[in-house]
């Protein structure tokens, strides 16, 4: 250099044949419970869906390019 896959919350992930507020788990914060801690319970915060462009009334989702990670062939 070539081919393929992936990129969504701090972490590992779901969400799509484009459609009306972007989600759950763990972690985090507050409260409750306890002599205290952990566990449990209740609530909360946290996202420019990697970046740019294109198509469309509408894009996390489709197309192109770039970047990053992984795999493969030689």
């Nucleotide at each position: 250099g070539c081919u393929c896959u992936u990129g969504u919350a701090g972490c590992g992930c779901a969400g799509u044949u484009g459609g009306u507020u972007a989600g759950a788990g763990c972690a985090c914060c507050u409260g409750u419970u306890u002599u205290g801690u952990a566990a449990g319970c209740a609530g909360g915060a946290g996202g420019u869906c990697u970046u740019g462009a294109g198509u469309u009334c509408a894009a996390c989702u489709c197309u192109c390019a770039a970047c990053a990670a992984g795999a493969g062939a030689a």